Notes:
Predicted 3D model of a 92-nucleotide RNA (TPP riboswitch aptamer (THI element)) from Thioalkalivibrio denitrificans. NCBI's taxonomy places the organism under Bacteria, Pseudomonadati, Gammaproteobacteria, Ectothiorhodospiraceae, Thioalkalivibrio. The coordinates come from a structure-prediction model, not an experiment, and the mean pLDDT is 76.
RNA sequence: CAGCGAGGCUAGGGGUGCCCUUCGGGGCUGAGAGAUUACCCUUGGAACCUGAACCGGAUCAUACCGGCGGAGGGAAGCUUCGGAGCCACGCC
Numbered sequence: 001c002a003g004c005g006a007g008g009c010u011a012g013g014g015g016u017g018c019c020c021u022u023c024g025g026g027g028c029u030g031a032g033a034g035a036u037u038a039c040c041c042u043u044g045g046a047a048c049c050u051g052a053a054c055c056g057g058a059u060c061a062u063a064c065c066g067g068c069g070g071a072g073g074g075a076a077g078c079u080u081c082g083g084a085g086c087c088a089c090g091c092c
Stems, first nucleotide, its partner, number of pairs: 001085001004082007011042004017028004048073003054067004
């Protein structure tokens, strides 16, 4: 020294579906279904949006699962530590 691995700080991006209900709440998937001092994601980008009132399967039902699909779009800077590597300098 750039790259690699791990962490921190700051900043930014993002989502609120389905079923039942006596409307209090209960159930399903999920990191998250108003938790928001949370959760996930930030170009090495599958967080999330679009296509999409899409296609197939399963389900009481749903963006539930798979396909679509590495398709299109999508929000970043700083810093610390680690060990190896490389380079420079000094000494032998």